[in-house]
């Protein structure tokens, strides 16, 4: 990726126009297509709070690096969350699961 099999959840909602599907308006709900947010952690910036090592110096002072705190970025997970989309008798779809190519 393909085939087969299994799959929740939530109004057959009201009003109009259709044979329906379905299209417009009002309410109320669901999450498991798709979409969208986030943790832990990594990394970078910028601030210097603490340690250590080092450089240069009569010595103070300074500067440099590593680890440390703090501040603003990026990445960063889902069956969490948000409900944009989709959905809310049956159908069809469906995360995801088995099994087969």
């Nucleotide at each position: 990726c393909c085939u087969c099999u299994g799959g929740a959840g939530a109004g057959a909602g009201c009003c109009a126009a259709g044979c329906a599907a379905u299209u417009g308006g009002c309410c109320g709900c669901c999450g498991a297509a798709g979409g969208a947010g986030c943790a832990a952690g990594a990394u970078c910036u910028a601030u210097c709070u603490a340690a250590u090592u080092c450089u240069u110096u009569u010595a103070u002072a300074a500067g440099a690096a590593u680890u440390u705190a703090u501040u603003g970025g990026u990445c960063g997970a889902a069956u969490c969350u948000c409900u944009c989309a989709g959905g809310c008798a049956a159908a069809a779809g469906g995360a995801c699961a088995g099994a087969g190519g």
Predicted 3D model of a 101-nucleotide RNA (Glycine riboswitch aptamer) from Vibrio agarilyticus. The RNAcentral record of the sequence draws on MGnify. Its mean pLDDT, the model's own confidence on a scale to 100, is 84. Rfam family: Glycine riboswitch aptamer. Its family is annotated with glycine biosynthetic process in the Gene Ontology. Rfam's curators write: This family represents the bacterial glycine riboswitch.